[in-house]
RNA sequence: AAUCUGUUUCAGGGCGAGGUGCAAUUCCUCACUGGCGGUGUUCGGCAGUUGCCGUGAGUCCGCGAGCUUGACGUGGCGUAUCACAGAUAGCAGAAUGGGUGUAACUCCCAUACCAACGGUAUAGUCCGGAUGAAAGAAACGAAAU
Numbered sequence: 001a002a003u004c005u006g007u008u009u010c011a012g013g014g015c016g017a018g019g020u021g022c023a024a025u026u027c028c029u030c031a032c033u034g035g036c037g038g039u040g041u042u043c044g045g046c047a048g049u050u051g052c053c054g055u056g057a058g059u060c061c062g063c064g065a066g067c068u069u070g071a072c073g074u075g076g077c078g079u080a081u082c083a084c085a086g087a088u089a090g091c092a093g094a095a096u097g098g099g100u101g102u103a104a105c106u107c108c109c110a111u112a113c114c115a116a117c118g119g120u121a122u123a124g125u126c127c128g129g130a131u132g133a134a135a136g137a138a139a140c141g142a143a144a145u
Base pairs, nucleotide, nucleotide: 005141006140007139008138009137010136016030017029018028019027031125032124033115034114035063036062037061038060043054044053045052046051058113059112066091067090068089073084074083075082095111096110097109098108099107117128118127119126
């Protein structure tokens, strides 16, 4: 240093103003928010010249969360049935135009668009499952090469 492996910690933001109405942070006008890995012509630092480190996409590539399915199993148990848990399989969001340039769906400008389930006057922003789960990130440790 790479590979393999254990433990611990961490791991999501946003309704402010006005209007209508008996009632809306849910409708209408404006406002506000953007998980993780990859890619990357940006920016910053170091170096001093094919370099290194950090940073850089909500709409590109992939993943997570969500919903459906429910093998095997656990509890109760004579059975049916019920509860819990859950392999596997499936479903599932959104960007264009112009500019620069060797090169950009990532930079710059402009104008758009998207956002699980349950509750409630119809919710990306409120309440709830959730003091949950998790893509993954970091730290520490073990072993052999």

Predicted 3D model of a 145-nucleotide RNA (FMN riboswitch aptamer (RFN element)).
The coordinates come from a structure-prediction model, not an experiment, and the mean pLDDT is 77.